[in-house]
Molecule: c-di-GMP-I riboswitch aptamer
Organism: Desulfobacteraceae bacterium
């Protein structure tokens, strides 16, 4: 600086469920628990989904980054 990350060591993070707490909900937060994960680190600008609003649709507020594009950092390996 680079990768269509095969193998491998070291570390990390943890989905379903279970307790409890928060929340009007979507969903959060502690443990616990391993389906995965090379960014499942980090940023809610954009899109896309869920909640709430609304007759409906718009605005708008809220949620997700473990939905994906994108910025930006970074371990190990290779070259």
């Nucleotide at each position: 600086u680079u990768g269509u990350g095969a193998a491998a060591a070291a570390g990390g993070c943890a989905a379903a469920c279970c307790u409890c707490u928060c929340g009007a909900g979507a969903g959060a937060g502690c443990g616990g628990g391993a389906c995965g994960c090379a960014a499942a680190g980090c940023c809610a600008u954009c899109g896309g989904c869920c909640c709430g609003g609304u007759a409906a649709u718009c605005a708008u507020g809220g949620g997700u980054g473990g939905c994906a594009g994108g910025g930006u950092u970074c371990c190990c390996c290779g070259a």